[in-house]
Predicted 3D model of a 1517-nucleotide RNA (small-subunit ribosomal RNA) from a metagenome.
The coordinates come from a structure-prediction model, not an experiment, and the mean pLDDT is 83.
Its Rfam family is "Bacterial small subunit ribosomal RNA".
RNAcentral holds the sequence, with entries from SILVA.
RNA sequence: AGGGUUUGAUCCUGGCUCAGAACGAACGUUGGCGGCGUGGAUUAGGCAUGCAAGUCGAACGAGAAAGGUUUCUUCGGAGACCGAGUACAGUGGCGGACGGGUGAGUAAUGCAUAGACAACUUGCCCUUGAGAUGGGGACAACACUUCGAAAGGGGUGCUAAUACCCAAUGACGCCUGUGGCCGAUGGGCUACGGGUGAAAGGAGGCCUCUGAUUCAAGCUACCGCUCAAGGAGAGGUUUUAUGUCCUACUAGCUUGUUGGUGAGGUAACGGCUCACCAAGGCUGCGAUGGGUAGCCGACCUGAGAGGGUGACCGGCCACAUUGGGACUGAGACACUGCCCAAACUCCUACGGGAGGCUGCAGUCGAGAAUCUUCCGCAAUGCGCGCAAGCGUGACGGAGCGACGCCGCGUGGGCGAUGAAGGCCUUCGGGUUGUAAAGCCCUGUCAGCUGUUGCGAAAGGCGGGCGGUGAAUAGCUGUCCCGUUUGACGUUAGCAGCAGAGGAAGCACCGGCUAACUACGUGCCAGCAGCCGCGGUAAUACGUAGGGUGCAAACGUUGUUCGGAAUCACUGGGCAUAAAGCGCGUGUAGGCGGUGCGGUAAGUCAGGUGUGAAAUCCCCCGGCUCAACCGGGGAACGGCACUUGAUACUGCCGCGCUAGAGUUCAGGAGGGGAGAGUGGAAUUCCUGGUGUAGCGGUGAAAUGCGUAGAUAUCAGGAGGAACGCCGGUGGCGAAAGCGACUCUCUGGCCUGCUACUGACGCUGAGGCGCGAAAGCUAGGGGAGCGAACGGGAUUAGAUACCCCGGUAGUCCUAGCCCUAAACGAUGGGUACUAAGUAGAGGAGGUUUUCACGCUUUCUCUGCUGAAGCAAAUGUAUUAAGUACCCCGCCUGGGGAGUAUGGUCGCAAGGCUGAAACUCAAAGGAAUUGACGGGGGCUCACACAAGCGGUGGAGCAUGUUGUUCAAUUCGAAGCAACGCGAAGAACCUUACCUGGGUUUGACAUGCUUGGGACAGCCUAUGAAAGUAGGUCUCCUCUUUGAGGCCCUUGCACAGGUGUUGCAUGGCUGUCGUCAGCUCGUGUCGUGAGAUGUCGGGUUAAGUCCCAUAACGAGCGAAACCCCUGUCCCUAGUUGCCAGCGGGUCAAGCCGGGCUACUUUAGGGAGACUGCCGGUGUUAAACCGGAGGAAGGUGGGGACGACGUCAUUCAUCAUGGCCUUUAUGCCCAGGGCUACAAACGUGCCACAAUGGUCGGUACAGAGAGAAGCGAUCCCGAGAGGGGGAGCAAACCUCAAAAAGCCGAUCUCAGUCCGGAUUGGGGGCUGCAAUUCGUCCCCAUGAAGUUGGAAUCGCUAGUAAUCGCGGAUCAGCCACGCCGCGGUGAAUGUGUUCCUGAGCCUUGUACACACCGCCCGUCAAGCCACCCAAGCAGGGAAUAUCCGAAAUCGCUGACCCAACCCUCACGGGAGGGAGGCGCUGAAGAUAGGCUUUGUGAGGGGGACUAAGUCGGAACAAGGUA
Repeated sequence: AGGGUUUGAUCCUGGCUCAGAACGAACGUUGGCGGCGUGGAUUAGGCAUGCAAGUCGAACGAGAAAGGUUUCUUCGGAGACCGAGUACAGUGGCGGACGGGUGAGUAAUGCAUAGACAACUUGCCCUUGAGAUGGGGACAACACUUCGAAAGGGGUGCUAAUACCCAAUGACGCCUGUGGCCGAUGGGCUACGGGUGAAAGGAGGCCUCUGAUUCAAGCUACCGCUCAAGGAGAGGUUUUAUGUCCUACUAGCUUGUUGGUGAGGUAACGGCUCACCAAGGCUGCGAUGGGUAGCCGACCUGAGAGGGUGACCGGCCACAUUGGGACUGAGACACUGCCCAAACUCCUACGGGAGGCUGCAGUCGAGAAUCUUCCGCAAUGCGCGCAAGCGUGACGGAGCGACGCCGCGUGGGCGAUGAAGGCCUUCGGGUUGUAAAGCCCUGUCAGCUGUUGCGAAAGGCGGGCGGUGAAUAGCUGUCCCGUUUGACGUUAGCAGCAGAGGAAGCACCGGCUAACUACGUGCCAGCAGCCGCGGUAAUACGUAGGGUGCAAACGUUGUUCGGAAUCACUGGGCAUAAAGCGCGUGUAGGCGGUGCGGUAAGUCAGGUGUGAAAUCCCCCGGCUCAACCGGGGAACGGCACUUGAUACUGCCGCGCUAGAGUUCAGGAGGGGAGAGUGGAAUUCCUGGUGUAGCGGUGAAAUGCGUAGAUAUCAGGAGGAACGCCGGUGGCGAAAGCGACUCUCUGGCCUGCUACUGACGCUGAGGCGCGAAAGCUAGGGGAGCGAACGGGAUUAGAUACCCCGGUAGUCCUAGCCCUAAACGAUGGGUACUAAGUAGAGGAGGUUUUCACGCUUUCUCUGCUGAAGCAAAUGUAUUAAGUACCCCGCCUGGGGAGUAUGGUCGCAAGGCUGAAACUCAAAGGAAUUGACGGGGGCUCACACAAGCGGUGGAGCAUGUUGUUCAAUUCGAAGCAACGCGAAGAACCUUACCUGGGUUUGACAUGCUUGGGACAGCCUAUGAAAGUAGGUCUCCUCUUUGAGGCCCUUGCACAGGUGUUGCAUGGCUGUCGUCAGCUCGUGUCGUGAGAUGUCGGGUUAAGUCCCAUAACGAGCGAAACCCCUGUCCCUAGUUGCCAGCGGGUCAAGCCGGGCUACUUUAGGGAGACUGCCGGUGUUAAACCGGAGGAAGGUGGGGACGACGUCAUUCAUCAUGGCCUUUAUGCCCAGGGCUACAAACGUGCCACAAUGGUCGGUACAGAGAGAAGCGAUCCCGAGAGGGGGAGCAAACCUCAAAAAGCCGAUCUCAGUCCGGAUUGGGGGCUGCAAUUCGUCCCCAUGAAGUUGGAAUCGCUAGUAAUCGCGGAUCAGCCACGCCGCGGUGAAUGUGUUCCUGAGCCUUGUACACACCGCCCGUCAAGCCACCCAAGCAGGGAAUAUCCGAAAUCGCUGACCCAACCCUCACGGGAGGGAGGCGCUGAAGAUAGGCUUUGUGAGGGGGACUAAGUCGGAACAAGGUA
């Protein structure tokens, strides 16, 4: 610090996701030791049991027992002493308000920070001052009695105090009066009065003084007591400012409310409470309401700013079963106190009672989940006490839990035959791996044994020395000495013993992300954080081996921060990605020109205080290190106070004129409103002329018309809209505004003077305007025209087209308030290159005018630099550079939906979610592909022609069906007379049956043997099986080798599977003209350029131009055949001339310096020449010459790539099979046959059939072959065998053609299928299943529907000939050869295909694409809903506990007063009443949750239905 994921690729936007750190965690697997931490986060749910707050006898009264000793004894017991002034209980004091727990409540009566109190209080402690005098009456305990089950009471009587009460004294206290001074209200200082108003003693020591027996008074010191002041510590109360979560789908709240006066109350201020008076107070800087939540120091994360959290530790607050209340007290409205109410639990004798673990342990419950009913007061601290001490689940420790952090160990060294085993393998090996074994060592931890420390020092006691004091008492100080105290603890540490012995797992290995192979599985099982893996070769599933990472842990899940600049203060955006309100006006608010002076709020600087400790950071130190702990420092980013500064901002004051505005003079304009006027056109009405159609469409029809339409003329009516001008021209804020005239009216621009003096900009809410459609009421209604009717189209057509047509469109008044209300661009100000056009002004120049030229202001456009931007683009009219203000956005869908609110007559508008779901959705640009887009061009693509196919019969191939099998493959073009250039057996791969198992075939090893073979016999369908006979070769010769048979082992074999694992070969686009590269340049990039453009060509062929310059693969050329000529050669070919010769014939001599021909070599053609066109080019057109002319004709040759052809040509990985899926054999099948298709042949006839005669090729083949003459047969053929391994011989007859004859338009003298009979040939064998011949038979068929194929010249058409395969042949196929030999087109509108350029795109497995909606099915969440059931907070009314307060108090009362006493008074109380008042009840609402028949839409789900809405002009943009 980034990475993955949208695309074919790219850049951007944008979400999702990962790597990091952390945790009071939980779960899974595993688990050696120790240290330090930490552990009920859920039910503030319920709790058994024990403990958690007591202490003081030096405040007080009373006061045991057990037991021991001892005395007496009637031996039953009794007494004394000790126990012991002890225990228990009581009065009294102090403490139970601390400590400990929890976080329910609380959004402010809280907390944090900084302040205030001149409105407060403070027990215990310290200091100071003063004092402590004299009296009195009770109540517990106790005793007796009584009620009750109990808990608990009642009555009578006795008694003490540091309990209670009275009086005295008393001021510097408090209250109050009069003065003085200062000050800020209740403050301070001071003077004089009046009033009020306190106490308590206790234990010890001593005898100097008095009394005196102890001893008392007294003295002495100590602990207490009272009043007052001060202090500390500091504790608390109160109060102010600031900060402190979400929600406006909560906008208004409030009646003690806000203030005043007075009173009460309080420690104290205060509506805190009350009476009266006033009507205030809070709120958009968010009141009120709702939800959630203890706050902070801090903790986690982060570079920081921030974000999240508030466990442990510390500070504050709140609570103590729930709610209310007070009492006591210094302090409470009190966790283990009291009263009342409620719920729950327990006891009960049913009458009543008791209880409160959110203390420590522990238990149940719920939960994913959180410990021991431990030890000790030894330490630290707290309470009480003079003290000893007692108490202390605070605390110190131990226990449990890998819950976290930290540390240690599980051994170290040497050790290669790189052991065995495992795994992989190309079988060579590699790896596990120095790992193990083995040898030599060490001794941490754990185990056992022993040993030595820290936490312990105070305090007490004993002793010594000081102080006080009369004192050697006492008390106190000191510590020099002695003594006493350890839960932890079987502690830590150290030493010794033994022995490698007891101690390693978990996750991952497709990318992100370090780490790879094998097997299994086969879209199954499964994985998955995201992308995504798995459909037979899975590095992604499972297992194994290996590897990587971490390690007593490792993973998973959850949560938080980070990455995320993805809420952006630091640090984002809004033309097109999400995002500018439709426009204006204006309130609050925010921001604001220029000069001077003042002030000092902001701001800046210095100082001071505070910011607790702990934490973090730095340094040092202590545990062996670390974690942990200690000390010091820094820091705590903050707040407050104070002293200064005054540039900027603010505030105050005085000015200025550049912003803004006013005045004056001009100007343009469809700006707005109202009233009036006008012409053209449509329609309708009336009349005339006129006659059969009109109208409408792609074509039609509906419609109108003989009752006279359309057309045409004249007149009239009515409504709406305003042609030309008219223009990226004008005006307006936008919506919008267009005939003309008048009236009223808003804004804008220019020029020049004067004036005001910042009056400005923006603008949350508010208010106004706001196209069209729509609504209400009333008019109006010509044309147009939703709905609707009809006609067409169509598979359908609720559409597009046509004929009609109602609302509406128009006017008046009132609503609605939305638009792609768009420049998809908020407003304002300033600045920042140019060029050009238009509109409205003004100035200058020309003496003036006009036209020009020029300057300047405003407005509207275009091009374009810099800049900006993801790009497209924008660019003084910014999307540039800055500032100010407002609005808005934060992934897609759900959804602008639901609900609530509000507006509206309604329609509906505004505001506006969530659950759930996806990993994308999107922008711009790129390359392709595609388009019922465009342009240019080409092709037998169409057109023009010729001949076919499709109909018939037959042949052949295919589908389908059948079958034991009908082997397999090929599938639009580009499968289908294709693989197959030969299926009767063989072939043959298929089926049935019979056999065989190292095999029909290869190699190696091995056992035994020998030739094998052949022949014979038996059997069998054959293969085979069984038997007989015969029997080897070579050499270096006991042997070896070769060959063969046989036994066994390795292995062979497979036309089994996968052409979607492959090589190779092949078809097609297509002989189409394309496809690329290097360097350079442009672009962020994918990419572009080159290769585009203008010409030209068959061609990316060539030329010109050009940020391109070159090059490659293709095209062309080179190669072959053919067409002309020449040279060479002349047999088997040829025969002109010479000779011979035949019926004829190169038959013979001879010739080839002749021709033809053969086969070698060469020439020739290059737009080379001429003319024209063209850009002076390339090239094209015409011509000459030439055998051939613009590639002469044909062939071979096939760029980058596309289409998953072929495992059955061959080769080959993997898989499968191995007495079978191999091999051998016989027979059958591949030849089946309701049907369909493709390719062909032959026909339907007279351009013909039949018969007779007759002519002319080329290219081939031939030895198990071609086979002549001759003979036989009617023929197929047979006999025979000359010649020929071929320019020699043979196949071999070419046929159409030509000449002649006949048939005369018919199912025929056409046509030949089919069938019967008889033959020939091949072959081991023609039944399934061959071919040929002859005789007989004589089917369909009379030119072929829709549709469709080939061909542009020696072509089509037509005619025959040959060859391969082959015994024969189903060949009419295929491959070649020649003969005869046309027609048409000179065009590119259309169909098909192709090329280039361009355009659109939501396509990219690329239009056979993508994709929308209803319906049907499943599943999920949500909304509405008659209702039903709960929760919460209030309101109103009723009832009204406890309790405070007030009033009363006829009943009750010891202290004080009066009284001898009775009694009375003062004072108090029980009780009663009243205000307030919790819980409760009732009522109507609010809010929230659950549930709900049924209804609604939505999301999702490989292959359902119907259509075809969008994307191309998507076929109606």